This is a predicted structure of a 545-nucleotide part of an RNA (large-subunit ribosomal RNA, domain I) from Coprobacillaceae bacterium CR2/5/TPMF4.
[in-house]
Context: one part of a larger RNA
Parts: sequence; C1' cells; structure tokens
RNA sequence: GGCGUAUGGCGGAUGCCUAGGCACAGAGAGGCGAAGAAGGACGCAGCAAACAGCGAAAUGCGACGGGGAGCAGUAAGCAUGCAAAGAGCCGUCGAUAUCCGAAUGGGGAACCCACCCGGGAUAGAGACCGGGUAUCCUGGAGUGAACAGAUAGCUCCAGAGAGGCGAGACUCAGGGAACUGAAACAUCUAAGUACCUGAAGGAAGAGAAAAUAAAGAAAUGAUUCCCUAAGUAGCGGCGAGCGAAAGGGAAGAGCCCAAACCGGCAAGAGCCGGGGUAGUAGGGCUGUCAAAAAGGGCAAGAAGACAUUAUAGGCGAACGGAAUGGGAAGUCCGGCGAAACAGGGUGACAGCCCCGUAGCCGAAAUAGUGAGGAAGUCCGAGACAGUACCUGAGUACGGCGGGACACGAGGAAUCCUGUCGGAAACAGCCAGGACCAUCUGGCAAGGCUAAAUACUACUCUGUGACCGAUAGUGAACCAGUACCGUGAGGGAAAGGUGAAAAGAACCCCGGGAGGGAGUGAAAUAGAACCUGAAACCAUAUGCCU
Repeated sequence: GGCGUAUGGCGGAUGCCUAGGCACAGAGAGGCGAAGAAGGACGCAGCAAACAGCGAAAUGCGACGGGGAGCAGUAAGCAUGCAAAGAGCCGUCGAUAUCCGAAUGGGGAACCCACCCGGGAUAGAGACCGGGUAUCCUGGAGUGAACAGAUAGCUCCAGAGAGGCGAGACUCAGGGAACUGAAACAUCUAAGUACCUGAAGGAAGAGAAAAUAAAGAAAUGAUUCCCUAAGUAGCGGCGAGCGAAAGGGAAGAGCCCAAACCGGCAAGAGCCGGGGUAGUAGGGCUGUCAAAAAGGGCAAGAAGACAUUAUAGGCGAACGGAAUGGGAAGUCCGGCGAAACAGGGUGACAGCCCCGUAGCCGAAAUAGUGAGGAAGUCCGAGACAGUACCUGAGUACGGCGGGACACGAGGAAUCCUGUCGGAAACAGCCAGGACCAUCUGGCAAGGCUAAAUACUACUCUGUGACCGAUAGUGAACCAGUACCGUGAGGGAAAGGUGAAAAGAACCCCGGGAGGGAGUGAAAUAGAACCUGAAACCAUAUGCCU
C1' cells in the first nucleotide's frame, strides 16, 4: 500500500408516517365598490421582533342568542387581572374603522399643500376638531356668442347614476395573425384559433315563422342543448382538407308595440290616453243582430303571517376481570349495545374509554327559497253584411365590390351590406337551392321572453385501483418568502425526539466538546434528535506485497 473482517465517523437513500396537495361528485353561491371595494402602508399588547387579529373606541366596544369552566391568540415566562351577578369561546345584528388605493379639493401611493361652512381659542388671527370642494352622465334652472331670434358655451342645483376590482373560467360583440399542413407554394389550411378591445350576466346568446317539409299526397309547428343521421349529402389547386340538414330525445311558454280610427294638449305636424296586433288574413269605420258574468290566466308582484333552508348548537346505546408488558385496545375468561361494526383519538390492534356515527331535536337575530298574495293587468267579449282607411320604405329587390352560410362564383338559392339604382300595398308580398308556370308553406323591413345549455375564483359535505416530502401545488415548514434582475419578470431550499419534556437537577475536568449522575421501555430516541443504505474517512485486526 492492496484485499477482507469488525467497530465507528460522515452522509441522508430506504421503510413507515402526514400536518399539505390533486381530481371528481352533490348542494350552495355566482359578486364586491363613492354608504369608498379588491389590495396595501402604518399603527394597536405591561414586557411584543414576526405571524394572526384589530384600527387612535386599535389583541378590541354594544345588543341579542348559543355554551358552561376556566380565561387574557401562535407562545413558554414574569407581572397584573377577568370569570356561576356566566368570563374566555361560537353565531347574528350594530358601533368604531388612521393613511394610501377607482381615490374623487390640488399635487403626490401610503406623504405634502389648500379653499369654503361650522365649532373652538383670542384684544385679533392661528394651531386643532367636524362637514364639504374631481370628472362624466341624466334631469332641472339661470345666463348667454359669432348672428336679430335661436343655438353652442358658461354657471348653479339635484341624483345609493357611472368610474374601479374579481376566476388566466364561462357568454356575446368589434378587430384579428403566423408557425404549421398541403411532404415546395400562391387559392386553400391552421382559424375566425391565439391575441387585443368593448359590454354583460349568473348564466350569456338565440327565440314565437315572410319556418321546415312534401311534390301527387298532403305532415310538423319559437329557440337552445344532447344523440343519431354521418365522416353520409355535399364543398374542395375535386389536392391537403372542410363538412351539413331533415329525424329521435331533454326542456317547454308565450307575449307586447307601430299604424288606421277616436279623445285631450299642442299648433313646424308632434306628445299623452283609448283602440289594435293578424295569415283560414287581421284590424279600423258604417249598418244589423247578439251579449255583459260566473270563471280563469300572468314571465311583473309590496307588507305581515305560514312553511322550509342557511348562518351558533343539543341529546345520543353498550364492559368488566386476569396474565404479559413501560403502556393493552392484542391474548385468555365472562358479558352487553346495534336505526349506531363510517371514521379519528387514546402509551401495541377498542362496536361498548374519548370525540363521533345512526336516529332525533334546536334560533332572540339576519338572509334565501316556496306556495300563497293586495294592488295591477289580461282573457272571458261575438256573428253577419258593407266599405277599401291601416298593417313597419330609401325598405324588399336589382347592378357592382366584399362577407356569412358545410357550400372556395359555382347552375348558387338563402342571410349581411360599402356603393349606385329602387318597388308593390291584400285583386298584395316572400319562400320551397338559378329561372318560369302550377301547387304548397308563410306575412319581412319594430320589440320582450323562463327552462333544458356553458363555467367555478368562492362556501359546505363527501369520494378516490390520486401523491406521500427529488412525489403531490412553486409553496405540508411564516412562500410567491429568501434570493436574482433597472424593469417586465424569474424564483428556491427547508417535514418526523418521546406515550408524556419526564428536554438531563447535582458532581468533575474543560474555552468548548465531553465524562459521571438522573429521566425514560429505549438516550447509538439528547434536541446536529424515528429508521439510518451507498459513496467517502478513520481505528483495530487477518492475509498478501
């Protein structure tokens, strides 16, 4: 020096564990904000750095409920207090709520500087305290240019009007790529995707036929979503690719204006009320006849009462002994409960020890929901004849240019419209995939509409052939922290003594480490703490050199 063995050191793998995550299901909730949010800054305790809580009324105040023995957070300790005259704790409703932040008197993040009114002080001011002073919009009033009237503008008053935040979700709308694919690439694709912007709701959007279908036999009846039809019919440098509809189911709900005409007001032509809302056309007006009220509907809907749910809670069955052991829940012996043998804890494995579980019960206060419901509103309320007054116009439709429809200009219907033209008026008009006729279906150019559908930041409950500390969230731990970056932004590592701190009194040497003693079942469980692999290091020893 090598190889081996033993014992240690170092190290932190492995096993076991779970305080934290992940996913899903059911229910709830789906918003907060100028009455100042979300998010922060700075403070508040006797001693107080941090986290948590709170706000100069600051570790808390009031009221009403719950609860029942200790309490003054994590968090020990000292000090001082509170509590059966019911504290601490939990819930509901209130009070307070500095400064910044939409931030809103002006400027600036958490600070600085004002003005007005009131209080206050004074000989007179100031400091200090309370309230107000942003912009836009809407309504009202005053004033008032060019330009006489008018208008713009300006000023004032009023308004729980708006503004900002939120989940990187869902919805609708306005804009809108490229990589890529086509084995290159331009039409095409990716894709109306990503992304930007606006608006909103608990859902949004769509929605009560100018529909669909059928085509020689005569059907369906708003919309949305799912399944299927079907990768079909089609579209397509007929390439790559794109890609329906009818049909079946879930759900179910229908309504209101404009106009004619009448009335009131107005008198630059409108406003308000009545009337009226249809496709078998309907309505108005005129005439004739009939009829008047029982009943019914409503998506909008107040208060009280009722029911129910949520926000604290409550009751809740049944076991003892022996040995072993540090410890019994394991073993042995003998019992019991079960509408409860889900689960967790307890010194090893507990139906009967504890918390719970099944089952049952509970609210002074606040909120939700339900049926119901005053007022309101509608139907009930018509028939026949006549009349030809009304029935959504720069519209429908056409040309040109685009876009949307599964459909790329195609034979291209249908829908939207930048531009230019431009009807009809119920003896009317539109559609049924060019177009025409016949036939069939419908009534555009006004509006509203629940449910079935999408999503989950948040709350509660539950589940897992989900993870178990290099996993699972980036984060089990004071993590979006430390740290890096001018910044946008990037972004860690780090869990485990023991059943219980019983966390090692006392003694010895020592700077310390340490050694005794003691605790404990165990201290090679001693805080650098469960287990404690390997690399690596050391000591002792065997063999070889």
The prediction has a mean pLDDT of 84. The RNAcentral record of the full RNA draws on ENA. Rfam family: Bacterial large subunit ribosomal RNA. Its family is annotated with structural constituent of ribosome and ribosome in the Gene Ontology.